[in-house]
RNA sequence: GGGCCUGUAGCUCAGCUGGCUAGAGCACUACAUUUGCAAUGUAGGGGUCAGGAGUUCGAAUCUCCUCAGGUCCA
Numbered sequence: 001g002g003g004c005c006u007g008u009a010g011c012u013c014a015g016c017u018g019g020c021u022a023g024a025g026c027a028c029u030a031c032a033u034u035u036g037c038a039a040u041g042u043a044g045g046g047g048u049c050a051g052g053a054g055u056u057c058g059a060a061u062c063u064c065c066u067c068a069g070g071u072c073c074a
Base pairs, nucleotide, nucleotide: 001073002072003071004070005069006068007067010026011025012024013023019057028044029043030042031041032040050066051065052064053063054062
C1' cells in the first nucleotide's frame, strides 16, 4: 500500500431481505419485602446506531469517504 471482517445503552449482544415508536440480558435508580445486607418482585432512567455525505416518501440496514480495532497478502 491492497483485500476482507467488526463498530448499536455503562458491559455482552440481537436487529443484517429499507417501513412497528431501536430492543434483550446483566448493570444503574426508586419503591415493596428485611433489624440490615443479599436475593426476589414492580416501576423507571439511559442511545447523535463510530463520524460525515449521498440515494429514497422513508436508512442501524443500500452507496461513497474518513476514523478505530482485528485478520490476510505484499